Small-subunit ribosomal RNA, central domain from Angophora floribunda, 350 nucleotides, folded computationally. It matches the Rfam family "Bacterial small subunit ribosomal RNA". The RNAcentral record of the full RNA draws on SILVA. The source organism's lineage runs through Eukaryota, eudicotyledons, Myrtales, Myrtaceae and Angophora.
Context: one part of a larger RNA
RNA sequence: UUGGGCGUAAAGCAUUUGUAGGUGGCUUUUUAAGUCCACCGUCAAAUCCCAAGGCUCAACCCUAGAUAGGCAAUGGAAACUACCAAGCUAGUGUACGGUAGGGGCAAAGGGAAUUUCUGGUGGAGCAGUGAAAUGCGUAGAGAUCGGAAAGAACACUAAUAGCGAAAGCACUCUACUAAGCCUACACUAACAUUACAAGGUGAAAGCUAGGGGAGUGAAUAGGAUUAGAUACCUUAGUAGUCCUAGCUAUAAACGCUGGGUACUAGGCAUUGUGCAUAUCGGCCCGUGCAAUGCUAUAGCUAACAUGUUAAGUAUCCUGCCUGGGGAGUACGUUCUUAAGAAUGAAACUC
Numbered sequence: 001u002u003g004g005g006c007g008u009a010a011a012g013c014a015u016u017u018g019u020a021g022g023u024g025g026c027u028u029u030u031u032a033a034g035u036c037c038a039c040c041g042u043c044a045a046a047u048c049c050c051a052a053g054g055c056u057c058a059a060c061c062c063u064a065g066a067u068a069g070g071c072a073a074u075g076g077a078a079a080c081u082a083c084c085a086a087g088c089u090a091g092u093g094u095a096c097g098g099u100a101g102g103g104g105c106a107a108a109g110g111g112a113a114u115u116u117c118u119g120g121u122g123g124a125g126c127a128g129u130g131a132a133a134u135g136c137g138u139a140g141a142g143a144u145c146g147g148a149a150a151g152a153a154c155a156c157u158a159a160u161a162g163c164g165a166a167a168g169c170a171c172u173c174u175a176c177u178a179a180g181c182c183u184a185c186a187c188u189a190a191c192a193u194u195a196c197a198a199g200g201u202g203a204a205a206g207c208u209a210g211g212g213g214a215g216u217g218a219a220u221a222g223g224a225u226u227a228g229a230u231a232c233c234u235u236a237g238u239a240g241u242c243c244u245a246g247c248u249a250u251a252a253a254c255g256c257u258g259g260g261u262a263c264u265a266g267g268c269a270u271u272g273u274g275c276a277u278a279u280c281g282g283c284c285c286g287u288g289c290a291a292u293g294c295u296a297u298a299g300c301u302a303a304c305a306u307g308u309u310a311a312g313u314a315u316c317c318u319g320c321c322u323g324g325g326g327a328g329u330a331c332g333u334u335c336u337u338a339a340g341a342a343u344g345a346a347a348c349u350c
Base pairs, nucleotide, nucleotide: 003322004321005320006319007304008303012318014201015200016199017198021194022193023192025088026087027086028085031082033081034080035077036076037075038074041071042070043069049065051063053061054060091191093187094186097182098181099180103177104176106174108172109171110154114150115149116148117147118146119145120144121143125136126135162169163168206247207246208245209244210243211242215241216240220236221235222234223233258317259316260315261314262313263312266295267294268293269292270291271290272289273288274287275286299306323350324349325348332343333342334341335340
């Protein structure tokens, strides 16, 4: 490489947009590139195969013949792929009418709690732990009642719920804005799908500059524990955590499950929205589409499990894997302020 694979054994890119490329609805027409048929030429001889013949046989020699396959020419076929032209509406999209939502961004407002400051009351402890101590407190702490300030996070509702491509998103209200779903069947007429490259987004930590700093809290210091204790426990506490502007580009970025399409028993539940029935109206019951879950048949699976949200049956495109260690290391290259990221071996060894 082929083959076989990728939920858990090695293996799905964190996610998305999308160029080239690949693949691709229905009907009719054209061409004949692919495809198929016929025929012709050629692919030196020797060799191989085969039928005669010659050495007494054989090996060997000689003569004739033949096949597969490749390439090109000529003449045809027109189902399929492709091409040309025209049309269609089941895919896609747009518009109309509804609709649910922590989707995004910006601004404004709110209450509880915490800490600090300030004033009153009061007078000896508080805090902390397995037990303590460091620590705070008669210069009046802790407790309690007023007042003020600050920053961060939004109890209950809350869910097996909802939205988003993913990361993620929740106090309330407002402005702007994006996507989905349903109904109806108006318009367009295959406009689709996947996707190397290339862009965008991308938790936390970290970095740069400027703010902010209540609580928490790497580092650090003290107290304990201990044989020791650079820890677990505890008292403090800097960076950080927050905001603005820019970097970084990684996570057990997980459903450890790439995307699209079609098909393949049921049952139960939830969310959104239609239809039908019912009614004064709303539920209930039945049913369609979209989404989220549980259970389960066939199938699949090494088993666990999965099972219309497939890991089943098919098909198209793409990424990746090939014994363990060495190693996600070295070297080189690209990117980055840095930290590092991306790409990514070998010797050797078992």